Background
The RNA shown here (transfer RNA) has 72 nucleotides and comes from a bacterium. The same sequence occurs in records of 2 taxa.
[in-house]
RNA sequence: GCCCCUAUAGCUCAAUGGAUAGAGCAGCAGCCUUCUAAGCUGACAAUCUAGGUUCGACUCCUGGUAGGGGCA
Numbered sequence: 001g002c003c004c005c006u007a008u009a010g011c012u013c014a015a016u017g018g019a020u021a022g023a024g025c026a027g028c029a030g031c032c033u034u035c036u037a038a039g040c041u042g043a044c045a046a047u048c049u050a051g052g053u054u055c056g057a058c059u060c061c062u063g064g065u066a067g068g069g070g071c072a
Stems, first nucleotide, its partner, number of pairs: 001071007010025004018055001028042004048064005
């Protein structure tokens, strides 16, 4: 330098182009318990970035950024 893959919650992962983007774990609040743990309930919290296509984009297209892999 060229090619390929990946980027969603604090972490690990879902999400046929169409409902308010969900789950597990962690953290927070409450219930339960003499207390703690376990268990139950609730709330908070995210689409890497800039454009484009579309009635509608996490999803499709283009540029960029970051990480990983391959070739030279």